The RNA shown here (Bacterial RNase P class A) has 322 nucleotides and comes from a sheep gut metagenome.
The coordinates come from a structure-prediction model, not an experiment, and the mean pLDDT is 75.
The model forms 97% of the base pairs in the Rfam consensus.
It matches the Rfam family "Bacterial RNase P class A". From the family's description: Ribonuclease P (RNase P) is a ubiquitous endoribonuclease, found in archaea, bacteria and eukarya as well as chloroplasts and mitochondria.
[in-house]
This record gives sequence, C1' cells and structure tokens, in this order.
RNA sequence: AAGCAAUCGCUUUGGCAUCCUAGAUGCCCGAGAGGAAAGUCCGAGCUCCACAGGACAUGACGCCGGGUAACGCCCGGGAGCCGAAAGGCUACAGAAAGUGCAACAGAGAGCAGACCGCCUGUGGUAACACAGGUAAGGGUGAAAGGGUGGGGUAAGAGCCCACCGGGAAUGCAGUAAUGCAUUUCGCAUGGUAAACCUCGUCAGGAGCAAGGCCAAGAAGCGUGUGGAUUGUCCGUCCCAGCCACGCGGGUAGGCCGCUAGAGACUGUCGGUGACGGCAGUACCAGAUAGAUGAUUGCAUAAACAGAACUCGGCUUAUGAAG
Repeated sequence: AAGCAAUCGCUUUGGCAUCCUAGAUGCCCGAGAGGAAAGUCCGAGCUCCACAGGACAUGACGCCGGGUAACGCCCGGGAGCCGAAAGGCUACAGAAAGUGCAACAGAGAGCAGACCGCCUGUGGUAACACAGGUAAGGGUGAAAGGGUGGGGUAAGAGCCCACCGGGAAUGCAGUAAUGCAUUUCGCAUGGUAAACCUCGUCAGGAGCAAGGCCAAGAAGCGUGUGGAUUGUCCGUCCCAGCCACGCGGGUAGGCCGCUAGAGACUGUCGGUGACGGCAGUACCAGAUAGAUGAUUGCAUAAACAGAACUCGGCUUAUGAAG
C1' cells in the first nucleotide's frame, strides 16, 4: 500500500425548516474501513454467574535480565547449532525416579559383546583343531561403553602418563543466565521427553446473540432421587418452584451497552533497545440485513481484501519500491 477534481448515490454528528410535538421528511455544513478489518491462535479490558476454596484430571508454557495492564508477545544478553564472513536458527527444565522405543544390517543396541583379527598353551610334519587371554585394528549400523599420542604388555586395555573432553570443589568477574582460572577425580551413568512420565509456572466458567431497560403479544401442559458454578468429586450457595429439561403458544419492534481511548499525532527528555516521562494539538466510522460506492478526467492505481464491544500481540494472504 494512495492523491486531487466533477457528477450521481448510501450511513451519520451538528444546525435550520415543515408536518406537528413521538418521530418523519427536506436543506446546509462536516465525518465515513485495513495493514492486515482475516484466522479466532494467545493476552487483557468490559459484562454476567448462587465469589471462584480444595483434590484429581486437562491444556499451554519452560536459559537469564528487562519492557508491558497482561501475555505463550517484544527487547537486550547467555549457551548450543549452522555459515568463509556478514549473519541466521533454537520447544533452550529433567535420560543418576520409573516405563517404553530403536526397522534393516550386525557376534553384540545396554546390569555389554567376540564374526574376522592379535597373543599364549596343547595336539599335529603341515594345513589346521581345541582351550584360554584380549578388544588395538577390520567389519555392521543413524548410534558400538571418552578422543589423540606415548609408555607398557605374550597380545592388549585409563593398566600408567601428557594434552583435549567430562565430573566435583574452590576462587575471581557478572544483577543473573554464565564465563575464566586453579586444584582434584582415570572417567562411573550411550540416544530418545513436539514418547509416556517427573518437576516448576499459569489457567473459575461463559461471552456484546455478554448484560440492562421500554413497548407489544401470548396458553398452557408434561417430566424431574431438585438446581447453580467445571470435565469429575468434595465443599459452598439457592430452593420445593420463582428451578431444570421436553412439547406447545406469542413476539421477532425500539433504546442503552457503542465508541474519548492501557487512544492518536507533534515536539522534547530518559533508555543500547523493547518502551517510558512531560508538554502541546485535534476529536478521528458506529451500521443493524448491515452505509463507506459508481462513472469520467488528471500519461498510470494495479494485489490481498470489507469494521460489527474494544484494545495489545502472533500467524496467514498480498501489489509496488528499496
């Protein structure tokens, strides 16, 4: 994500006139859709409910600090991952409570395991066989119980050592998440929680067809171990019809809620920023079958799309330009 002018319409604040005092009609002046009005996915205001207390269930969310009326949103920071960089992404608590899952391949998929290999012993002329040790190397796999190098050993192995990684403690820096350093422990406990689950935080319900008032009209009957608040239970509250449900009858008119606001714009100050303070300016859609449109001209206006109680977000749709 539009502007100006002319003509013809629609809704409407205000003013005037007429009918006449309810309102209707006409005239004049002004105002009249969006960045998403959308999806109705979050968070609130507002309204109602016989105050909303507890337990279970259910759902959303889950690093730290800040912003905000509030949020699952936004800003700043940390950590991890990706990238050559600029930068981007993250559902970012717990796998040492428990349960489950891992096709195919493979010896073995989780209180490990031994197919090939390596080594030792015995037998054998030998090929090889048997018994034992081992897990460095090979092989399978998305993943094989720390990594690299050295020592060591019959061969090997954190078995021992150095570095890296990891756990714990201490110190320092930081509001914190966290980072850095030192010491220490040979290292135990693989992955998966947008799998069940556990822990923590939050959530009473219904929604403007809420809810209130006026006018008009009408016909009651039946059922109920009562009814209200929520998915269940307890608790609480109302009550014997004034309630709930079902069938039937009447009306489908008007007013309020309804748009002046956690607003908007301009300036200035504070803040890295989200945002906040102060001052000034103007009043800026309120329809109810639902107005906000059509045609022409200005070289040219195209996309997605139309308010319905109101805000703050998120998401989705989309023309043009950068």